[in-house]
Molecule: Bacterial RNase P class A
Organism: Cryobacterium sp. BB307
RNA sequence: UGGGUCGGCAAGACGGUCGCGUCAUCCGAAAGGGUGCCGAGGAACGUCCGGGCUCCGCAGAGCAUGGUGGUGGGUAACACCCACCCGGAGCAAUCCGCGAGAAAGUGCAACAGAAAGCAGACCGCCACGGGCCUUGUGCCCGGGGUAAGGGUGAAACGGUGGUGUAAGAGACCACCAGCGGCCCGAGCGAUCGGGUCGGCUGGGUAAACCUCGCCAGGAGCAAGGUCGAAUAAGGGGACGAUGAGGCUGCUCGCCGAGUCCCCGGGUAGACCGCUAGAGGGCUGCGGCAACGUAGUCCCGAGAUAGAUGACCGUCCACGGUGCCUAACGGCACCCGGACAGAACCCGGCGUAACAGCCGGCCCAUUCA
Numbered sequence: 001u002g003g004g005u006c007g008g009c010a011a012g013a014c015g016g017u018c019g020c021g022u023c024a025u026c027c028g029a030a031a032g033g034g035u036g037c038c039g040a041g042g043a044a045c046g047u048c049c050g051g052g053c054u055c056c057g058c059a060g061a062g063c064a065u066g067g068u069g070g071u072g073g074g075u076a077a078c079a080c081c082c083a084c085c086c087g088g089a090g091c092a093a094u095c096c097g098c099g100a101g102a103a104a105g106u107g108c109a110a111c112a113g114a115a116a117g118c119a120g121a122c123c124g125c126c127a128c129g130g131g132c133c134u135u136g137u138g139c140c141c142g143g144g145g146u147a148a149g150g151g152u153g154a155a156a157c158g159g160u161g162g163u164g165u166a167a168g169a170g171a172c173c174a175c176c177a178g179c180g181g182c183c184c185g186a187g188c189g190a191u192c193g194g195g196u197c198g199g200c201u202g203g204g205u206a207a208a209c210c211u212c213g214c215c216a217g218g219a220g221c222a223a224g225g226u227c228g229a230a231u232a233a234g235g236g237g238a239c240g241a242u243g244a245g246g247c248u249g250c251u252c253g254c255c256g257a258g259u260c261c262c263c264g265g266g267u268a269g270a271c272c273g274c275u276a277g278a279g280g281g282c283u284g285c286g287g288c289a290a291c292g293u294a295g296u297c298c299c300g301a302g303a304u305a306g307a308u309g310a311c312c313g314u315c316c317a318c319g320g321u322g323c324c325u326a327a328c329g330g331c332a333c334c335c336g337g338a339c340a341g342a343a344c345c346c347g348g349c350g351u352a353a354c355a356g357c358c359g360g361c362c363c364a365u366u367c368a
Base pairs, nucleotide, nucleotide: 001364002363003362004361005360006359007358008357009356012315013314014313015312016311017310018309020039021038023036024035025034026033027032041339045350046349048348049347050346051345052344053220054219055218056217065216066215067214068213069212070084071083072082073081074080085099086097087096088095089094100211101210105209106208107205108204122150123149124146125145126144128142129141130140131139132138133136158176159175160174161173162172163171177201178200179198180197181196182195183194184193185192186191224272225271226270227269234263235262236261237260238259239258245255246254247253279298280297281296282295283294284293285292286291316337319334320333321332322331323330324329
């Protein structure tokens, strides 16, 4: 310098005008108005996991159902994170795997192919029996043997060499690979290294049923609670056919059995829950790390149909065009900043995203 890989930062800056919301304060009887402070994110998103919190349920145990799945650690917890192991990709940095069990059972598999799951004779090879005439290392037929060779396939039931045989075959032998048993060594462990024995050679799929280990009660802030116009059930008291009450302001007339008050209840509405918390930065200590711990400093959204916006000016990143320059670059004009938006709160994961900036590591090349 070029390419790659991993991680971090930031999410335009300043000023002005208008507008919106909470809070404080002032004016006002109220409605409302003035002033001031503050007012989204790295994902606030999807609501896919895990927890806090709240209410309900619960003697104990088991079953069902759902989740989870190498090992060790971290954590409030997790499907997350860290370290390691195994397998795969890459020269490497590094990345990927929903990483238990397919030798308990059941199921499933396109095309090709003779045959695809207690394998299988299409071609080939082999001896035997029969036939033919051209008498040959021949051809044809028959019932057999055979997985060494060919061909098909993603996959054809260990590989190479030998013994053996009519031809063949772990049928037998040596070595190699795998699997299983036993033993030794390293490691907390997954696992790794080595020895020995056994011809044991038994394909895939469990995000198919299933088996095994571990985990899990249900519902969610529209949780839940306090106050409470209205209304029904219900309870209590007073009055009432010697007429409550209504038509109707009064008298008459007519109709006539309830009327009034209190409690209770809890709809509309108001308030609490509600935002300082498993919170963050720095430093020290422990740890490879995730993380833990001590000290110190810092932390001004809280709406409720839902506020946090719009415009203007100057500048900045990026992009385009033109001019100048050998080049680096400079100047002018235009354009121009994504994805998205709180609604009880946290920890994750996943997804979206314009243009960038910074750093570690790896590979290649050049120069000293």